Context: one part of a larger RNA
RNA sequence: UGACGGGGACCCGCACAAGCAGCGGAGCAUGUGGUUUAAUUCGAUGCAACGCGAAGAACCUUACCAAGUCUUGACAUCUUAGGGACCGGUCGCGAAACCGACCUUUUUCUUCGGAAACUCUAAGACAGGUGGUGCAUGGUUGUCGUCAGCUCGUGUCGUGAGAUGUUGGCUUAAGUGCCGUAACGAGCGCAACCCCUAUUGUCAGUUGCCAGCAUUUAGUUGGGGACUCUGACGAGACUGCCGAUGACAAAUCGGAGGAAGGUGGGGACGACGUCAAAUCAUCAUGCCCUUCAUGACUUGGGCUACACACGUGCUACAAUGGUCAUAACAGAAGGAAGCUUGCGAGCAAUCGUUGGCGAAUCCUAUAAAGAUGAUCUCAGUUCGGAUUGGAGGCUGCAACUCGCCUCCAUGAAGCCGGAGUUGCUAGUAAUCGCAGGUCAGCAUACUGCGGUGAAUAAGUUCCCGGGUCUUGUAC
Numbered sequence: 001u002g003a004c005g006g007g008g009a010c011c012c013g014c015a016c017a018a019g020c021a022g023c024g025g026a027g028c029a030u031g032u033g034g035u036u037u038a039a040u041u042c043g044a045u046g047c048a049a050c051g052c053g054a055a056g057a058a059c060c061u062u063a064c065c066a067a068g069u070c071u072u073g074a075c076a077u078c079u080u081a082g083g084g085a086c087c088g089g090u091c092g093c094g095a096a097a098c099c100g101a102c103c104u105u106u107u108u109c110u111u112c113g114g115a116a117a118c119u120c121u122a123a124g125a126c127a128g129g130u131g132g133u134g135c136a137u138g139g140u141u142g143u144c145g146u147c148a149g150c151u152c153g154u155g156u157c158g159u160g161a162g163a164u165g166u167u168g169g170c171u172u173a174a175g176u177g178c179c180g181u182a183a184c185g186a187g188c189g190c191a192a193c194c195c196c197u198a199u200u201g202u203c204a205g206u207u208g209c210c211a212g213c214a215u216u217u218a219g220u221u222g223g224g225g226a227c228u229c230u231g232a233c234g235a236g237a238c239u240g241c242c243g244a245u246g247a248c249a250a251a252u253c254g255g256a257g258g259a260a261g262g263u264g265g266g267g268a269c270g271a272c273g274u275c276a277a278a279u280c281a282u283c284a285u286g287c288c289c290u291u292c293a294u295g296a297c298u299u300g301g302g303c304u305a306c307a308c309a310c311g312u313g314c315u316a317c318a319a320u321g322g323u324c325a326u327a328a329c330a331g332a333a334g335g336a337a338g339c340u341u342g343c344g345a346g347c348a349a350u351c352g353u354u355g356g357c358g359a360a361u362c363c364u365a366u367a368a369a370g371a372u373g374a375u376c377u378c379a380g381u382u383c384g385g386a387u388u389g390g391a392g393g394c395u396g397c398a399a400c401u402c403g404c405c406u407c408c409a410u411g412a413a414g415c416c417g418g419a420g421u422u423g424c425u426a427g428u429a430a431u432c433g434c435a436g437g438u439c440a441g442c443a444u445a446c447u448g449c450g451g452u453g454a455a456u457a458a459g460u461u462c463c464c465g466g467g468u469c470u471u472g473u474a475c
Stems, first nucleotide, its partner, number of pairs: 002475001003473003007470007015460002019424005026315008034306002042053002064301007073126001077125008088103005107116003128290002131288003137284002139279003142275001144273001149188006155164003168179003194267004199235007209224002213222002238261001241255005317417001321376006333364003338357003342353004383414001388409007430452007
């Protein structure tokens, strides 16, 4: 100087408290450990691994295993020699790859010697490696933590390590600012500049909108630019104004006006560093290893196993509910090997046919919870839907291992969950549906979107984590 303390002081945070909803019990989905296996590929392992890499394992993917094969190679550049256009098609063997046979085709330039491009065979340089080392590395990422810190120049103090500045008083979300001060300044962070959102003006008016005038089943058509909306440029919020407190400061509390008030709400943005944190399997890369194999191809299997243990979720245990019927109200996103309307068939999944749209025009597309009405009447039930049997549909060479969906039947556990533990302070929690990416097919996951919409706290004694000052120390 740090680090640590079951030392002290001050401060902060869904850290506790006050509340709401959960998890931990059940069934299932999914990840992991373990076990098993020919193989169950590899990585991630307290917080910060475990619905994680994986935005989607039937084949492929695929790295694993078994079997069958190849050896200048599946891929790149070059050299030498020889042959031929290449491409394409048929047949045999076979699980395919591979191997073998046959047919077809006969490139461009030319001084006719040959040359060029492509390709095959042989040989050689070499290729290849998701093999090892993340404790050799780059790059990228997590974490403390969006915490308020981390430093430098000159000066001063100290023999020196270092200190000062950065400490002190007040204040702030903030090393934010004010005052004081042997310090004076500066940098990286904070804040602001960027994007979305809340109000409004101007410009513009189609594919969007419809107040008034006609018209229609329908903004459908004429018409209109007012309104909604779209999207470009502006305005607006700055403690600016008033009062109180304060040290005549910074600021705090209250108020006015205002769509919005003290960072308005949300996002992007992550200082010096810590953890030899993660990644050699995104990629790049040193060294080591391998080269008839640790490389490459193919078929089949495995990654989907199952006594068990844990994490994360979904669905429930019901009446604030289940079932049936009727009529309502979103936002955002996607669409051509695509989204698919209408009509017809089918109980349905779905199929056939026809039409629209490269989309503010057409489609996905009925939002659901909610409302109104009917029924069930507290029961393992008209709750709950696991499991299993049967019959079908779709995608795709192919659904046995191992996909999704529909219908009929079956109708398990479960009556609110021990110790313990998680999230959340407002359009939040809770609850309800919708869309997208991945994708041939496959979503309870993930990423977004809107609908309905609370309770509680305004405190800091305690638990946890963090910051500043101070003190002790055998580190």

Annotation
Small-subunit ribosomal RNA, 3' major domain from an uncultured bacterium, 475 nucleotides, folded computationally. The coordinates come from a structure-prediction model, not an experiment, and the mean pLDDT is 84. The full RNA is in RNAcentral, with records from ENA and SILVA.